[in-house]
C1' cells in the first nucleotide's frame, strides 16, 4: 500500500430480512440468618467508535476516517 474481521452498558457478548437496544457477570437495595456466605426479589445500566450518505424508519446498508487482530504484496 491491497484485502478480510471486529469495535454494542464498568466486563464478557447476543440483536432474524432495517421497525420498542438484550442476556450473563458486576454494582445497590432488600429477604432469609445468630453473623456471613449461598439462594431468591426489585433497582442499576448505553453518544450502539467517530462522521456524512440512504431510507418514513439505521446497531444494521453506503462513502470516509480511528482503533485492534488477520492475510497477501
Nucleotide at each position: 500500500c491491497c484485502g478480510g474481521c471486529g469495535g454494542u452498558a464498568g466486563c464478557u457478548c447476543a440483536a432474524c430480512u432495517g421497525g420498542c437496544a438484550g442476556a450473563g457477570c458486576g454494582g445497590a437495595g432488600g429477604u432469609c440468618u445468630g453473623u456471613a456466605a449461598a439462594a431468591c426479589c426489585u433497582c442499576u445500566g448505553g453518544u450502539u467508535g467517530g462522521u456524512g450518505g440512504u431510507u418514513c424508519g439505521a446497531g444494521u446498508c453506503c462513502g470516509c476516517c480511528c482503533c485492534g487482530c488477520c492475510g497477501g504484496a